[in-house]
Context: one part of a larger RNA
RNA sequence: UGACAGAGUCUUGCACAAAUUAUGGAGCAUAUGGUUUAAUUUGAUACAAAGUAAAGAACCUUACCAGGCUUGACAUACCGUGAAUGCUUUUAAAAUAAAGAGGUCUCUUCAGAAACAUGAAAACAGGUGGUGCAUGGCUAUCGCAACUCGUGCUAUAAGGUGUUAGGUUAAGUCCUGUAAUAAGUGCAACCCUUGUGCUUAGUUGCCACCUUUGAGUUUAGAACCCUGAGCAGACUAUUGGUGAUAAGCCAGAGGAAGGUGAGGAUGAUGUCAAGUCUUUAUGCCCCUUAUACCCUGAGCGACAUUCGUGUUAUAAUGGUCGGGAUAAAGGGUCACAAUCCUGUAAGGGUGAGUUAACUCCAAAAACCUAUCCUCAAUUUGGAUUAUAGGCAACAACUCGCCUACAUAAAGCCAGAGUAGCUAGUAAUCACUGGUCAAUCAUGCAGCUAUAAAUUCAUUCUCAGGCCUUGUAUA
Numbered sequence: 001u002g003a004c005a006g007a008g009u010c011u012u013g014c015a016c017a018a019a020u021u022a023u024g025g026a027g028c029a030u031a032u033g034g035u036u037u038a039a040u041u042u043g044a045u046a047c048a049a050a051g052u053a054a055a056g057a058a059c060c061u062u063a064c065c066a067g068g069c070u071u072g073a074c075a076u077a078c079c080g081u082g083a084a085u086g087c088u089u090u091u092a093a094a095a096u097a098a099a100g101a102g103g104u105c106u107c108u109u110c111a112g113a114a115a116c117a118u119g120a121a122a123a124c125a126g127g128u129g130g131u132g133c134a135u136g137g138c139u140a141u142c143g144c145a146a147c148u149c150g151u152g153c154u155a156u157a158a159g160g161u162g163u164u165a166g167g168u169u170a171a172g173u174c175c176u177g178u179a180a181u182a183a184g185u186g187c188a189a190c191c192c193u194u195g196u197g198c199u200u201a202g203u204u205g206c207c208a209c210c211u212u213u214g215a216g217u218u219u220a221g222a223a224c225c226c227u228g229a230g231c232a233g234a235c236u237a238u239u240g241g242u243g244a245u246a247a248g249c250c251a252g253a254g255g256a257a258g259g260u261g262a263g264g265a266u267g268a269u270g271u272c273a274a275g276u277c278u279u280u281a282u283g284c285c286c287c288u289u290a291u292a293c294c295c296u297g298a299g300c301g302a303c304a305u306u307c308g309u310g311u312u313a314u315a316a317u318g319g320u321c322g323g324g325a326u327a328a329a330g331g332g333u334c335a336c337a338a339u340c341c342u343g344u345a346a347g348g349g350u351g352a353g354u355u356a357a358c359u360c361c362a363a364a365a366a367c368c369u370a371u372c373c374u375c376a377a378u379u380u381g382g383a384u385u386a387u388a389g390g391c392a393a394c395a396a397c398u399c400g401c402c403u404a405c406a407u408a409a410a411g412c413c414a415g416a417g418u419a420g421c422u423a424g425u426a427a428u429c430a431c432u433g434g435u436c437a438a439u440c441a442u443g444c445a446g447c448u449a450u451a452a453a454u455u456c457a458u459u460c461u462c463a464g465g466c467c468u469u470g471u472a473u474a
Base pairs, nucleotide, nucleotide: 001474002473003471004470005469007468008467010465011464012463013462015458020420021419022418023417026312027311028310029309030308033305034303035302042053043052065297066296067295068293072124076123079119080118081117082116087100088099089098090097106113107112126287127286129285130284131283135281137276138275139274142270146185147184148183150181151180152161153160154159165176166175167174191264192263193262194261196232197231198230199229200228201227202226206221235258238252239251240250241249242248314414318373319372322369323368324367330361331360332359335354336353340349341348342347380411385406387404388403389402390401391400427450428449431446432445433444
């Protein structure tokens, strides 16, 4: 100087407390361990692995297993043959193997060349093989407000000082003091979204007045709404109190917004030999008739079981069936698909319109109103199973989703314990998107609608920060 302390002072945090909703019990979905297997490819393992890499495993993907092949699926040289692609037959699970017919192009200095196929040889190719404890790059985490330096001063030296002290702040934020005085990285601000107004622009958007229609449909309009662009606006600016005439704190006014307005992006020095050689790059090692490559089939989907994350419920604040009202954001041409016909339905046929503020997906659902059910394993709950269909795909047995009818399991609010959350938040409700031929999404990322309760306080629990003290520790 660090580290540690069941040492002290001060202090922060959904850390506790208060409130609320879950989880832990049930069924199912999904991931992991384990077991099994020819293979169940691999990585990730306290927080910081386990709905993770994977924003989509029937083939492909695919790395695994069974079978096949050897200059190779791919690249550059060299030599020979033929331009090439393609077609037919046989073989095979396919890759492949064997045979046959046909057929010549482009450029040209007529030597040949380009492109492609094929044969031989040897350089080499190739490797999702190993090592993340050889590495780059990227990422998680602590995570907060801290981490350093020039010169000076000081100490025998390692070092110290500055960075401590008194206040204050979300903040090493700022003020005052001071052997310190300057400075850098972080903090904050600059960036994006959102909340208010003004100016400008009005089509595909809007509709107050006029006109018109089934309808903002048409004329007309630029007011309103909305959208795009550009400005303004919030800075403790102002008033009072308090404070050291400071920094600031408290209260008020005005204001759309008030003390970081609310979200996001942004993440210092370092810690964990943290994660990733399976994105890619890369040293070394290893394989080279195989650890490379091709294809078909199988597996990643197994199942006494374990734990995690979710979802659906256990009902009357409910369920069923009619009627009615109101969104935001997003996506669409190999696409979204209206309309009409058909089917109980999933779907099928038709194919207007739309490269989109124009058209389509599209129906928002919780909610309101009316009806039946009347506390029951039930008109709760929907697992499981049987049958019959539908979809896209070369193909649905292993192994997809959807529909109809039938079947009707556990579950009657969950032990110890554990998790989230402080406001347009929790909770509840639907909607959209990416991936994608199709789908295992209850996941992930967004979006509106409805909309709470509680916070006495810092005693205790956990984690962190500054300073002081101690130590048989480095």